[in-house]
RNA sequence: GAAAGUCUUCGAGGCGGGGUGAGAUUCCCCACCGGCGGUAAAGUCCGCAACCCGUGUCAACGGCUGAUCCGGUGACCUGUCUGGAGCGUAUGCUUCAGGGAAUUCCGGAACCGACAGUAUAGUCUGGAUGAGAGAAGAGCAGA
Numbered sequence: 001g002a003a004a005g006u007c008u009u010c011g012a013g014g015c016g017g018g019g020u021g022a023g024a025u026u027c028c029c030c031a032c033c034g035g036c037g038g039u040a041a042a043g044u045c046c047g048c049a050a051c052c053c054g055u056g057u058c059a060a061c062g063g064c065u066g067a068u069c070c071g072g073u074g075a076c077c078u079g080u081c082u083g084g085a086g087c088g089u090a091u092g093c094u095u096c097a098g099g100g101a102a103u104u105c106c107g108g109a110a111c112c113g114a115c116a117g118u119a120u121a122g123u124c125u126g127g128a129u130g131a132g133a134g135a136a137g138a139g140c141a142g143a
Base pairs, nucleotide, nucleotide: 006138007137008136009135010134016030017029018028019027031123032122033113034112035048036047037046038045043111044110052063053062054061055060068109069108070107071106072105076100077099078098082097083096084095085094086093087092115126116125117124
């Protein structure tokens, strides 16, 4: 120590309290949770995985795929458009202001969450000791 390929490991959290009822962790009130990559640190942006549907020579391919606003700050960019300062022989360089800049940060208020089962489920049980976006590592080739 690039590309390509090989192997190993890892790779999802959450119902606590009260109410109604014969029966609800499923309804109602309060509470709780947030996969992966990108980007200013993101459940809500962009992309992806999973679930679901279809095709299939069973390798894979195609489709579908939820939800955010308001205020503040300013990493960074610009400073070559406007104004100023310093340096330089100079095309210029540095810098301040102006300008831009986080749906990620801070404050506030919201919203979303596959399928099957069951009293209607993001949180229970199940497919799933599965799959997987990907993450880390090992070794190989080469110098």
Model confidence (mean pLDDT): 80 of 100.
This is a predicted structure of a 143-nucleotide RNA (FMN riboswitch aptamer (RFN element)).
The sequence was found by an Rfam model in a public genome assembly.